[in-house]
RNA sequence: AUAUUGUGAUCGCCGAAUCUCCGGAUCGGGGAAACCCACCUUGGGGCGAAUCAAUGCCCAGUGCAUUGUAGAGCAAGUCUUCUGUUCGAGCCCGGCAGCUAACCUCGUAGGCGUCGAAGAUCGUGUAG
Repeated sequence: AUAUUGUGAUCGCCGAAUCUCCGGAUCGGGGAAACCCACCUUGGGGCGAAUCAAUGCCCAGUGCAUUGUAGAGCAAGUCUUCUGUUCGAGCCCGGCAGCUAACCUCGUAGGCGUCGAAGAUCGUGUAG
């Protein structure tokens, strides 16, 4: 000096998943009247962006794979546009739940490391 790996701190990303005086607060989800509305062996439903389709394979099934796709995220203040790029899963309830005030109840994890441009606008610092 270069390369690789690991650890820590700061910062940042997905997500509801942060704070706390440790009691809770906050944010997020589910159930649950009337009225209204609709459905139930073709089972049905929930969380989530994660749905649908075509083709191929086969052990022929709620299977596997490929290519797309509804939809979702990132490119370091915010918004818009362009450009680029990534995801497009998984889990749960257990025959049962539409909406739904009161009310009841649950979660508040886990996993990671991006940085291109233009216009408008916000804030901070320095100098005068």

c-di-AMP riboswitch aptamer (ydaO/yuaA leader) from a Chloroflexota bacterium, 128 nucleotides, folded computationally.
Its mean pLDDT, the model's own confidence on a scale to 100, is 83.
Taxonomically the source falls in Chloroflexota (Bacteria, Bacillati).